RNA sequence: UGAGGAUUUGAUCCUGGUCCAGGAUGAACGCUGGCGGCGUGGAUAAGGCAUACAAGUCGUGCGGUCUUUCUCUUUUGGUUUUACCAAAAGAGAAAGAUAGCGGCGAACGGGUUAGUAAUACCUUGGUAACGUACCGCCGAGAUGGGGAUAACUCCGAGAAAUCGGAACUAAUACCCAAUGGUCCCUAGAGUGGUAACACUUCUAGGGUAAAGGAGAAAUCCGCUCGGCGAUCGGCCUUGGUCCUAUCAGCUAGUUGGUGAGGUAAUGGCUCACCAAGGCUAUGACGGGUAGGGGGUGUGAGAGCAUGGCCCCCAACAAGGGAACUGCGAACGGUCCCUACUCCUACGGGAGGCAGUAGCCGAGAAUCUUCGGCAAUGGGCGAAAGCCUGACCGAGCGACGCCGCGUGCAGGAUGAAGCUCUUCGGAGUGUAAACUGCUUUUGUAGGGGAGAAAGCUGUGUAUGCAGUUUGAUGCUACCCUACGAAUAAGGGGCUGCAAACUACGUGCCAGCAGCCGCGGUAAUACGUAGGCCCCGAGCGUUAUCCGGAUUUACUGGGCGUAAAGCGUCCUUAGGCGGUUCUGUCCCUUUUUGGGAGUUACUUUCCUUUUUGUUUUUUUAAAAAGGAAAGUAAUCUAGUCUACUGUCAAAGCCUCUGGCUCAACCAGAGAACGGCAGUAGAUACGGCAGAACUAGAGGAAAAAAGAGGCAGGGGGAACUCACGGUGUAGGGGUGAAAUCCGUUGAUAUCGUGGGGAACACCGAAAGCGAAGGCACCCUGCUGGGUUUUACCUGACGCUCUAAGACGAAAGCGUGGGGAGCAAAAAGGAUUAGAUACCCUUGUAGUCCACGCCCUAAACGAUGGAUGCUAGCCAUUGGUAGUAUCGACCCUAUCAGUGGCGAAGCUCACGCGUUAAGCAUCCCGCCUGGGAAGUACGGCCGCAAGGCUAAAACUCAAAGGAAUAGACCGGAGCUCGCACAAGCGGUGGAACAUGAGGUUUAAUUCGAGGGCAAACGAAGAACCUUACCAGGGCUUGAAAUCCUGAUGAAAGCCUGUCGAAAGACGGGUUUUCCGCAAGGACAUCAGGACAGGUGCUGCAUGGUUGUCGUCGGCUCGUGGCGCGAGUUGUUCCCUUCAGUGGGGAAACGAGCGCAACCCCUGUCGUGUGUUACAAGUGUCACACGAGACUGCCUUCUUUAUAGAAGGAGGAAGGAGGGGAUGACGACAAAUCCGCAUGGCCCUUUGAUGCCCUGGGCUACACUCAUGUUACAAUGGGAAGGACAAUGCGUUGCUAAGCCGUAAGGCGGAGCUAAUCGCAUCAAACCUUCCCCCAGUUCGGAUUGAGGUCUGCAACUCGACCUCAUGAAGCCGGAAUCGCUAGUAAUCGCGGGUCAGCCAUACCGCGGUGAAUACGUUCCCGAGCUCUGUACUCACCGCCUGUCAAGUCAAGGGAGCCGGGAAGAGGUGAAGCUCCUUUUUAGGAGUUAGCCUCGGCUCGGUGACAGGGGCUAAGUCAUAACAAGGCAUCCCUAGGGGAACCUGGGGAUGAAACUUUUCUUU
Repeated sequence: UGAGGAUUUGAUCCUGGUCCAGGAUGAACGCUGGCGGCGUGGAUAAGGCAUACAAGUCGUGCGGUCUUUCUCUUUUGGUUUUACCAAAAGAGAAAGAUAGCGGCGAACGGGUUAGUAAUACCUUGGUAACGUACCGCCGAGAUGGGGAUAACUCCGAGAAAUCGGAACUAAUACCCAAUGGUCCCUAGAGUGGUAACACUUCUAGGGUAAAGGAGAAAUCCGCUCGGCGAUCGGCCUUGGUCCUAUCAGCUAGUUGGUGAGGUAAUGGCUCACCAAGGCUAUGACGGGUAGGGGGUGUGAGAGCAUGGCCCCCAACAAGGGAACUGCGAACGGUCCCUACUCCUACGGGAGGCAGUAGCCGAGAAUCUUCGGCAAUGGGCGAAAGCCUGACCGAGCGACGCCGCGUGCAGGAUGAAGCUCUUCGGAGUGUAAACUGCUUUUGUAGGGGAGAAAGCUGUGUAUGCAGUUUGAUGCUACCCUACGAAUAAGGGGCUGCAAACUACGUGCCAGCAGCCGCGGUAAUACGUAGGCCCCGAGCGUUAUCCGGAUUUACUGGGCGUAAAGCGUCCUUAGGCGGUUCUGUCCCUUUUUGGGAGUUACUUUCCUUUUUGUUUUUUUAAAAAGGAAAGUAAUCUAGUCUACUGUCAAAGCCUCUGGCUCAACCAGAGAACGGCAGUAGAUACGGCAGAACUAGAGGAAAAAAGAGGCAGGGGGAACUCACGGUGUAGGGGUGAAAUCCGUUGAUAUCGUGGGGAACACCGAAAGCGAAGGCACCCUGCUGGGUUUUACCUGACGCUCUAAGACGAAAGCGUGGGGAGCAAAAAGGAUUAGAUACCCUUGUAGUCCACGCCCUAAACGAUGGAUGCUAGCCAUUGGUAGUAUCGACCCUAUCAGUGGCGAAGCUCACGCGUUAAGCAUCCCGCCUGGGAAGUACGGCCGCAAGGCUAAAACUCAAAGGAAUAGACCGGAGCUCGCACAAGCGGUGGAACAUGAGGUUUAAUUCGAGGGCAAACGAAGAACCUUACCAGGGCUUGAAAUCCUGAUGAAAGCCUGUCGAAAGACGGGUUUUCCGCAAGGACAUCAGGACAGGUGCUGCAUGGUUGUCGUCGGCUCGUGGCGCGAGUUGUUCCCUUCAGUGGGGAAACGAGCGCAACCCCUGUCGUGUGUUACAAGUGUCACACGAGACUGCCUUCUUUAUAGAAGGAGGAAGGAGGGGAUGACGACAAAUCCGCAUGGCCCUUUGAUGCCCUGGGCUACACUCAUGUUACAAUGGGAAGGACAAUGCGUUGCUAAGCCGUAAGGCGGAGCUAAUCGCAUCAAACCUUCCCCCAGUUCGGAUUGAGGUCUGCAACUCGACCUCAUGAAGCCGGAAUCGCUAGUAAUCGCGGGUCAGCCAUACCGCGGUGAAUACGUUCCCGAGCUCUGUACUCACCGCCUGUCAAGUCAAGGGAGCCGGGAAGAGGUGAAGCUCCUUUUUAGGAGUUAGCCUCGGCUCGGUGACAGGGGCUAAGUCAUAACAAGGCAUCCCUAGGGGAACCUGGGGAUGAAACUUUUCUUU
């Protein structure tokens, strides 16, 4: 020193991937940009380069040459004539310069990373197997000669580059000779050593050196030989050092030896000969990629990634090869080949920026053709000095890091502007303006360093004195003046993740890292305001690490999520029981030596015992010890301390210097690696000795469908033959194909054949697994128990290898009864390549040989030990008892069930572990593509084993939870079915709806839950629609300003359909002194108005599930959690009603009750009832019913059920009101309210008016009415209700009219009067006599009545006449369980009237049936399954069609790479020949050819795969998915798929058995 988050689901836990927040960069791009310091800057084309520069220096090595000066000589000229001047030539000297010879340097410095996977690098050692110019130290020396050659001169060739010839000359150039040693070589001796070999040893012989220069000199600089040192190198060596096994075998100088050559040196480094070795699973060989390290980035660390700048090493220098010179070898040297560029007179030449600048190119992308040698460093030189694109500096680039600034303080009426707004205000915001102050930066001026050390002189020395040199640099820094003056942006604001509003847009435009936003109220797009973060920068992109414990060493997993090989055996390897001992030293490095240990043998010594002997002696045994010999063997683990090393720089700590920091300087330190030295010995290894607990053997028993072979048996089936016998059989949901009168099926007998073995049989047994079943015999494997006799760790696990391995399938030959892929036919069906049926071939069987896969499963690798039990069962053993057999108890080995602890995401596992531990093996790392492609191996084939990637998605998945669903199960209920009664669907009409039509036929409602619904009243109105005519502050509301003055009323004119427009006349108000106000009109302005849109923005209300019995909460309990319990279970109820039990105890909304009507009784009051009394009527109050009583049943007990008594009423007496949590984005913006949007100064979506429409009509549907008649119709007579309503009203009596109605007007604001004599069905009598009628009444004609401005579109009623369809209704379908259905009338609302047959009420008459819950529909509870959750109207599979993308195959075509073979073969080198010239041989680069290998590009075409809102065909899967699904295999089919064989349960339901719990 370690942070997490988002995303799979309706929700949860887990698994698992994806994405984000951090840091970093030699970066690039976008927007923006004030200053300084320090760094840094061609990552791509090791592509090509114009131009300039980057390595020279030395005249104190040499001969020349040139210039200047001086001196001398000669000649000529002049002259002032013997002296001078000038010129020329020659000689000499001095100074300067330098082409050449010569010396040193050029092998450093600078660049780049192509190659290289090890001849590299890092690290550890070695070199007794080596070299080293310049430098330091020590020792010794430098004698005498010689011949050349550049330069220069002459001649010649060439365009040039350059070259040739002749003659001359010098040296610190070259050569010879001498001398010399501790130098080198040869031979010998000595010492040490086994030897190789070594040596401060000795002897003899031979060989090898040198150069001068400067100076007057001293002297200095050089030269030669030898030794030592230092430095830098060469070589060897330990360990480390990327990916790939879809690279498994590689190797001929290959491995070793002998000899030789070569080298500074070892060595197959090279050669000749000999041997046949060497490497490899601890990964050889091959392929790909790559310079290595110090370090750097990140990370808690372990790690992972990386190697730019700086430092070290390597390699390279256009590509390839070669040698030369030199101490050392080649970027700016040479030669050759190749490619390219340039010059050329075409003959021939020149060149190499991966040095510094710079140019082109390619690229997203990387700088000045700068200054200086002042400093540091290098080369040469004695030095001065020269050279130095090393270096020091400057320039360009925000490329990075660090620092500074863009002002500071005050300033509220919180200005203006902008934005938002609930219109009040809020925000921007002390921000600005304004006032005061400051001056970093900037501009101007002035001053102004350090970086300098050296050198000379002096001095013993620290030192002292003198003195030269600055590119940077008009520098840093300091001072002065001026003036807030010159200086802010970028990204973001849904969540992750800090920061929100408005407008625009409307699945468009667009955004997006992931999840995801956008379809009219977008905090997610665009803009604005505001806000957040950072700030001269901010974002984006790319890459690395982190997060990622998501490769898990630290630190993961494998029953069901990905993951245990089908099983066994075993090699290498890994791991391994108890006890004891040892594990040391030297070396020339070896198969070495010594010591030690152990074992054995031999000898000797000591002691003891025994025997013998007087003693001595002597023999044997035991113990101990010593010596020798032989044999075997002997750590490099681990731990501690110290030493060496791991360059510097860097990181870290401390201190210091630049004003700070970055940066720089100094000092220090830790961990760790390797090596060495010393120590420790617990553990491990190795070696040795011993043991018995592991393992194995032996003996004795018992069990078994263990395996192989042979023999035997009965039942069934089928076939053949024969007998009896006659019309069917067979098959199915139902049928048909099929068999049968040529005699089937059935039945009896005889014979043949093949396959499989009922009962026993089981949860059983055996086997490694696959698997194994009639009986007998033979052969044979394994396990168990008992005994504790033997061996003595002999064990466990196992890559590779090997063996076995269901079914199907393949080959050859048999066999073939039944069954049965394929095939055929019949059915089913929309189709049916299926399910069902009838046939039927491979196959199923045997022998031999292949194949090698399964849901080969316990989805659970093997071994060992430990950790509660109970029950059952199989095979042993022991005990008790009494022989035996049971039982019981104990124990061993199996097979099962339930369970403690523990584990697990949960489910579950639980001594047969999925617990606790150890060892070994196999396997996994998101889904799809895919167990596929390519390659390899195997196979006769089918195919198997091994096994990817591109691309694509943000999930895929496991377990469990709540729902929903099921052509799943159980229980229960409902006029749900059934049993009944009456209807609808057929007719006519009414009403509503659809459709159509129309100028308009206003709008809404749409399965149930729209359709006699909104509408409890459309002729105008209503009215929302249409046509036309009008109005514009408006028909109605509030306010303001101005003008007018009453306003209003009344009368009236013109136009007009009206609205309205334009006019005339008349009368006249209130308050106030007045101004003015109230009020009205007009004009203007705010605004009104909208049945316009959105019921998917809403409130409220309503429908349906459903008057179904459910829906929840608090506390507690359980569970990681979603959730669960309660609310489940048993009994019961109309009821989650009640009781019992129970980790629950209580509570709430619902149920019930409380409320209303009604049924009985009592009491009170009594208007209008009533003749009176009275109470049958009305109102009010009260009683009554609670399973209270009895019997029976149920039960542990209840709750309750059935029956009975009493009672007006009996188990809720009947009816009503009352509608839980919720669901249907159900209905309604046109009842009302309301957010938002839209229309509205002129053709309004507002308002007024007239007329029309909502009433249309080929047709369809829904709800009704009336009927089809005799249980009826008509006529006459007769009887009995209740609810209600009435002053714009009900309207009596009376009169008129056939009637509707009219006249009339009493009474009544209603228990009083009226509607209303109140009814009809009913009863009595008569007619009709079964017919389209005396049924039915539609339709139509005529005449009327009433309402109303107005009955044409479009009212109702009356009278007369007319007299349609219809004779009981197909498929289907509705209502109703008692005062109900059915049937009969009456009333009311709305309303002028009415299209009312509707709706809401009232009473009259008044049934039938319910066995029962199998089925249809709906509902409730519980359990199960689920891949559904938008919840089965779900989900979802495959072909085909369209588009698009990537990859593989592919006739071929093209290119790259490495190696091989053959040919040719430059330069150089080596060798040979040769007098030279020259020739030849060998070797190699290169070039040409060849056939293979390998990698890549392209490719007609064909096949599969992925992806893509609404394509086609089916419906395979998920529920028992409607034929359970799935696995392997074979055949078939448009497709999902179907069928056969074997297997699994990861199938539901039911049944049986067993077990567990109680």